[in-house]
RNA sequence: GCCGGAGUAGCUCCGUUGGUAGAGCACGCCCCUCGUAAGGGCGGGGUCAUCGGUUCGAGUCCGAUCUCCGGCU
Repeated sequence: GCCGGAGUAGCUCCGUUGGUAGAGCACGCCCCUCGUAAGGGCGGGGUCAUCGGUUCGAGUCCGAUCUCCGGCU
């Protein structure tokens, strides 16, 4: 230099043919217990890597850029 993959909550990840952004763990509060762990309920937490484009509407489609991983040279 070229090719491919990944980037979504603190972490690991879903997100279908473009139509209200979610789960588990973690965190906070409550229940349960003599107490703790476990378990149950509720809650907070998001510039969907960045910037543009298409569209009535973009996490999703298109382009460029950045970071990481792998391959080729």